[in-house]
RNA sequence: GCGGGUAUAGUAUAAAGGCUAUUAUGCAAGCCUUCCAAGCUUGAGAUAUGGGUUCGAUUCCCAUUACCCGCU
Numbered sequence: 001g002c003g004g005g006u007a008u009a010g011u012a013u014a015a016a017g018g019c020u021a022u023u024a025u026g027c028a029a030g031c032c033u034u035c036c037a038a039g040c041u042u043g044a045g046a047u048a049u050g051g052g053u054u055c056g057a058u059u060c061c062c063a064u065u066a067c068c069c070g071c072u
Stems, first nucleotide, its partner, number of pairs: 001071007010025003018055001027043005048064005
């Protein structure tokens, strides 16, 4: 330099154009317990950035950024 892939809560993940973005864990509060742990309930927290297509984009297209793989 060329090609391909990935980017979603603190962490790990689901979504395949559609109505509140899923789940686990972690975090906070409450219940339970003499206390702790375990268990139960509730809550907050996320689509890398910028454009485009569309009535509607995590999803499709383009560019950029970061990381990974391959070729030279």
The prediction has a mean pLDDT of 81.
This is a predicted structure of a 72-nucleotide RNA (transfer RNA) from a Candidatus Peregrinibacteria bacterium.
Lineage of the source: Bacteria > Bacteria candidate phyla > Candidatus Peregrinibacteriota.
Its Rfam family is "tRNA". It is annotated as a transfer RNA.